[in-house]
RNA sequence: ACCUAAACAGGGCAAACCCAUCGAAAGGUGGGGACGCAAAGUUUCCGGUCUAAGGGAUGAUAAAAGUCCUACGAUAGCGGAAUUGCUAGG
Numbered sequence: 001a002c003c004u005a006a007a008c009a010g011g012g013c014a015a016a017c018c019c020a021u022c023g024a025a026a027g028g029u030g031g032g033g034a035c036g037c038a039a040a041g042u043u044u045c046c047g048g049u050c051u052a053a054g055g056g057a058u059g060a061u062a063a064a065a066g067u068c069c070u071a072c073g074a075u076a077g078c079g080g081a082a083u084u085g086c087u088a089g090g
Base pairs, nucleotide, nucleotide: 002090003089004088005087012037013036017032018031019030020029021028022027035077041083042082043081045080046079047078048075049074050073054070055069056068057067058066
């Protein structure tokens, strides 16, 4: 420097669910908790998925509810890509 994550050892992260909190929501954060994870570290660049406050259409020849579309919101634990890196083995 590269490959591997079968085994051993040391450590790391933490799904569902519950509580608190932020948010219109999706979801985030903190605590508890462990389904899993060898990048389940980081970055929305590409695709996907979720949400639709705001905006647009319709409602409607007056207004409202409703319905439909839309990401500038979210997901890195959906996949790809980029980038950094611990331990062990080779």
A computed fold for a 90-nucleotide RNA from Sulfurirhabdus autotrophica, annotated as c-di-GMP-I riboswitch aptamer. Rfam family: c-di-GMP-I riboswitch aptamer. Rfam links the family to the GO term cyclic-di-GMP binding. The model forms 95% of the base pairs in the Rfam consensus. The source organism's lineage runs through Bacteria, Pseudomonadota, Betaproteobacteria, Sulfuricellaceae and Sulfurirhabdus.